[in-house]
Description: The part of an RNA shown here (small-subunit ribosomal RNA, central domain) has 341 nucleotides and comes from a metagenome. Its Rfam family is "Bacterial small subunit ribosomal RNA". Rfam links the family to the GO terms ribosome and structural constituent of ribosome. Its mean pLDDT, the model's own confidence on a scale to 100, is 86.

Context: one part of a larger RNA
RNA sequence: CUGGGCGUAAAGAGUGUGUAGGCGGUUUCCAAAGUCGCAGUUUAAAUCUCGGGGCUCAACCCCGAAGCUGGUUGCGAUACACGGAAGCUAGAGGAUUAUUCGGGAUGCUGGAACAGUUGGUGUAGUAGUGAAAUACGUUGAUAUCAACUGGAACACCGAAGGCGAAGGCAAACAUCUAGGAUUUUCCUGACGCUGAGACACGAAAGCUAGGGUAGCGAAACAGAUUAGAGACCUGUGUAGUCCUAGCCGUAAACGAUGGAUACUAGCUAGUGUGCAAGCACUGGCGUAAGCUAACGCGUUAAGUAUCCCGCCUGGGGAGUACGACCGCAAGGUUAAAACUC
Numbered sequence: 001c002u003g004g005g006c007g008u009a010a011a012g013a014g015u016g017u018g019u020a021g022g023c024g025g026u027u028u029c030c031a032a033a034g035u036c037g038c039a040g041u042u043u044a045a046a047u048c049u050c051g052g053g054g055c056u057c058a059a060c061c062c063c064g065a066a067g068c069u070g071g072u073u074g075c076g077a078u079a080c081a082c083g084g085a086a087g088c089u090a091g092a093g094g095a096u097u098a099u100u101c102g103g104g105a106u107g108c109u110g111g112a113a114c115a116g117u118u119g120g121u122g123u124a125g126u127a128g129u130g131a132a133a134u135a136c137g138u139u140g141a142u143a144u145c146a147a148c149u150g151g152a153a154c155a156c157c158g159a160a161g162g163c164g165a166a167g168g169c170a171a172a173c174a175u176c177u178a179g180g181a182u183u184u185u186c187c188u189g190a191c192g193c194u195g196a197g198a199c200a201c202g203a204a205a206g207c208u209a210g211g212g213u214a215g216c217g218a219a220a221c222a223g224a225u226u227a228g229a230g231a232c233c234u235g236u237g238u239a240g241u242c243c244u245a246g247c248c249g250u251a252a253a254c255g256a257u258g259g260a261u262a263c264u265a266g267c268u269a270g271u272g273u274g275c276a277a278g279c280a281c282u283g284g285c286g287u288a289a290g291c292u293a294a295c296g297c298g299u300u301a302a303g304u305a306u307c308c309c310g311c312c313u314g315g316g317g318a319g320u321a322c323g324a325c326c327g328c329a330a331g332g333u334u335a336a337a338a339c340u341c
Base pairs, nucleotide, nucleotide: 004312005311006310007295008294012309014201015200016199017198021194022193023192025088026087027086028085029084030083034080035077036076037075038074039073040072041071042070049065050064051063052062053061054060091191092188093187094186095185098182099181100180101179103177104176105175106174107173109171110154114150115149116148117147118146119145120144121143125136126135162169163168206247207246208245209244210243211242215241216240220236221235222234223233258308259307260306261305262304263303266285267284268283269282270281271280272279273278290297291296314341315340316339323334324333325332326331
């Protein structure tokens, strides 16, 4: 390589949009460079197979026949695939009616808690721990009442619940905007699936510039603990966490399970919608068949099949070096070998 695989053994790209490419519903007709049949021709000899013969046998050698795979020419077939023409509506899409959804963006408002400031009451402790101490407090703390200021997050509802491609999304209201499901009435007529490159989005941390900073809190300082304590515990506390604009592009980015379509017993809970039958989605059970090394999966498949993409090929060296591209940097992406077991 052929092949075999990718939930947990190596292996599904973090996610989407989409170019090339690959693959593609249904009916009729046409054509016939794919495909199939027949005939011709070519495919040197040797080799291989079969039959016969020669060395005493065999290996070996000789003769004859058949065969081989492909090319090519002519005639024919048209189911399938391609191509052309004309249709169809079950796939896909569009418009419309009604309902539904923490999807996104902007603005504005709110209450609880917390902290601070000011004032009142009030007096000796408070805080903290396994125990303490550092710390705060007679310049009046803690506690309590009132007013004001500030930033961040939104209890209950709340759920096995909803939405989103993923990351993710939750106070209320308004505006702008995307998508899905069900539903009503129509329309287009295969317009589809996947998707190398490409492009877009992408938690947290981090970076640049400017704001902001209540609480929390890397670093740092102090108190403890300890043999030591660069920690765990305690008191402070900077960056950060928040906002705006721009980078970064990674995560156990997980369902460790790529996307699409069809088919293959059930029971049960929920969400949306519909008069209903139902349809779409989210869960649980554990089972029929089946699959699996086992665990387990099982109509939300890891079952049965088809199409397309990505990826794997013993452990370490190493997701490293070098090179290239990207980045302000941190670093990211791509990605070896020697050597060794």